[in-house]
RNA sequence: GGGCCUGUAGCUCAGCUGGUUAGAGCGUCCGGCUCAUAACCGGAUGGUCCCUGGUUCGAUCCCAGGUAGGCCCA
Numbered sequence: 001g002g003g004c005c006u007g008u009a010g011c012u013c014a015g016c017u018g019g020u021u022a023g024a025g026c027g028u029c030c031g032g033c034u035c036a037u038a039a040c041c042g043g044a045u046g047g048u049c050c051c052u053g054g055u056u057c058g059a060u061c062c063c064a065g066g067u068a069g070g071c072c073c074a
Stems, first nucleotide, its partner, number of pairs: 001073007010026004019057001027045006050066005
């Protein structure tokens, strides 16, 4: 330098042909249970969907450029 993949909650990840309010597990907080702790049960909490622009009535999803990381080739 070229090609491919990934970027969504604090962490690990879903998100089914673009469609009203973006979810799960773990974590954190509160409560229940227990003599108590863990486990378990219930609830709550938490998001500029990497950035900019474009297409569209409508974009996490499509297109272009950029950016961070990973792999391969040179």
This is a predicted structure of a 74-nucleotide RNA (transfer RNA) from an SAR324 cluster bacterium. Rfam family: tRNA. Rfam links the family to the GO term triplet codon-amino acid adaptor activity. By type it is a transfer RNA. The source organism's lineage runs through Bacteria, delta/epsilon subdivisions, Deltaproteobacteria and SAR324 cluster. It was read from a public genome assembly. The prediction has a mean pLDDT of 82.